[in-house]
Context: one part of a larger RNA
RNA sequence: CACUGCCCGUCACGCCAUGGGAGUUGAUAGUACCCAAAGUCGGUGAGCUAACCUGCAAAGGAAGCAGCUGCCUAAGGUAAGAUUGAUGACUGGGGUGAAGUCGUAACAAGGCAGCCGUAUCGGAAGGUGCGGCUGGAUCACCUCCUU
Numbered sequence: 001c002a003c004u005g006c007c008c009g010u011c012a013c014g015c016c017a018u019g020g021g022a023g024u025u026g027a028u029a030g031u032a033c034c035c036a037a038a039g040u041c042g043g044u045g046a047g048c049u050a051a052c053c054u055g056c057a058a059a060g061g062a063a064g065c066a067g068c069u070g071c072c073u074a075a076g077g078u079a080a081g082a083u084u085g086a087u088g089a090c091u092g093g094g095g096u097g098a099a100g101u102c103g104u105a106a107c108a109a110g111g112c113a114g115c116c117g118u119a120u121c122g123g124a125a126g127g128u129g130c131g132g133c134u135g136g137a138u139c140a141c142c143u144c145c146u147u
Base pairs, nucleotide, nucleotide: 005107008103009102011100013097014096015095016094018092019091020090023087024086025085026084027083028082031079032078033077034076039072041070042069043068044067047065048064049063052061053060054059113134114133115132116131117130118129119128120127121126
């Protein structure tokens, strides 16, 4: 003296939360059907009963009790679903980190101007084709504005 800016994505490692996921396992509230303890009420009651009524008595009536039965119904069972929690091989991206890897895409005309849309290709940033934009430089010309 020269170099030193900024900056993009993949990959590797650590941590964090999260999506999908064959499924697994719980919770909750219902629906449909099955079953039906106890109990109220209703029906029946040929069995049973001291009180009341009739009756000299026998007995009968009323009332009641077992028994049987109907409705309602707790719990329980079965089925298909709903909502929700946890977990799950594998998998997707996201965030984050002083000093890892590969390149160098963007910012100056960034060394092929960049960007947008789309198609396609590629370890990655990205490349290429087609169309569009100027938020592109320089030069020339034209039209206009200011001095």